[in-house]
């Protein structure tokens, strides 16, 4: 850098330290931000992907799947739904306008695994 499969409407930040102009990927919006963002760091939290334990299952006996447990250990995550959108379709909308739901790509993002 790529693909493959899951998931993204719920959760959870401080009267802390250091820095000092940006930041929310990108668009185009709306917003955060010197009353100090974002960033690192300390400590605190949330979640349960991998690992762990239990029962059931089903197996080609390697193993695989369901549902539970717990949260030591590997990630992750702690403003706004991924903050909303972008491309396609549906329905409404007297309508080929705006606009409003929804559904699907598409982009991302985080985990497991392949290249």
């Nucleotide at each position: 850098c790529u693909u493959u499969c899951a998931u993204c409407a719920a959760g959870a930040g401080c009267u802390g330290g250091c820095u000092g102009a940006g930041g929310g990927a990108c668009u185009g919006g709306c917003c955060c931000g010197a009353u100090g963002a974002c960033g690192c760091c300390g400590c605190g939290g949330c979640a349960a992907c991998c690992a762990u334990c239990g029962c059931a299952u089903c197996u080609u006996u390697g193993g695989g799947u369901g549902c539970g447990a717990a949260a030591c250990g590997g990630u992750g995550c702690c403003a706004a739904u991924u903050c909303c959108u972008g491309c396609a379709g549906a329905a409404c909308g007297g309508a080929u306008a705006a606009g409003u739901u929804c559904u699907g790509a598409c982009a991302g993002a985080u985990g497991a695994g392949g290249g």
Description:
RNAcentral holds the sequence, with entries from Rfam and Ribocentre. Predicted 3D model of a 115-nucleotide RNA (SAM riboswitch aptamer (S box leader)) from Thermosinus carboxydivorans. Taxonomically the source falls in Thermosinus (Bacteria, Bacillati, Negativicutes, Selenomonadales). The prediction has a mean pLDDT of 85. The same sequence occurs in records of 2 taxa. The model forms 94% of the base pairs in the Rfam consensus.